This is a predicted structure of a 73-nucleotide RNA (transfer RNA) from a Calditrichia bacterium. Taxonomically the source falls in Calditrichia (Bacteria, Pseudomonadati, Calditrichota). RNAcentral holds the sequence, with entries from ENA. It matches the Rfam family "tRNA". Rfam classes the family as a transfer RNA. Rfam describes the family as follows. Transfer RNA (tRNA) molecules are approximately 80 nucleotides in length. Their secondary structure includes four short double-helical elements and three loops (D, anti-codon, and T loops). Further hydrogen bonds mediate the characteristic L-shaped molecular structure. tRNAs have two regions of fundamental functional importance: the anti-codon, which is responsible for specific mRNA codon recognition, and the 3' end, to which the tRNAs corresponding amino acid is attached (by aminoacyl-tRNA synthetases). tRNAs cope with the degeneracy of the genetic code in two manners: having more than one tRNA (with a specific anti-codon) for a particular amino acid; and 'wobble' base-pairing, i.e. permitting non-standard base-pairing at the 3rd anti-codon position. Its mean pLDDT, the model's own confidence on a scale to 100, is 80.
RNA sequence: CCCCCUUAGCUCAGAAGGAUAGAGCAUCGGAUUCCUAAUCCGGAGGUCGCAGGUUCAAUUCCUGCAGGGGGAA
Numbered sequence: 001c002c003c004c005c006u007u008a009g010c011u012c013a014g015a016a017g018g019a020u021a022g023a024g025c026a027u028c029g030g031a032u033u034c035c036u037a038a039u040c041c042g043g044a045g046g047u048c049g050c051a052g053g054u055u056c057a058a059u060u061c062c063u064g065c066a067g068g069g070g071g072a073a
Base pairs, nucleotide, nucleotide: 001071002070003069004068005067006066009025010024011023012022018056027043028042029041030040031039049065050064051063052062053061
């Protein structure tokens, strides 16, 4: 210097700009059981990395910054 990633505690999806922002695991409560595990039901959990810009509207587009990964030298 170039490319990619950053969304729930963890691993990740999503997005033609407009929908209540999602899944699995974890966690909490309940059912079941003599108890536990497994299974089933339900709940909670998010400034969509930060700051700006564009727009009627931005998690999505643009810019800068930060962190991580890869490449060239």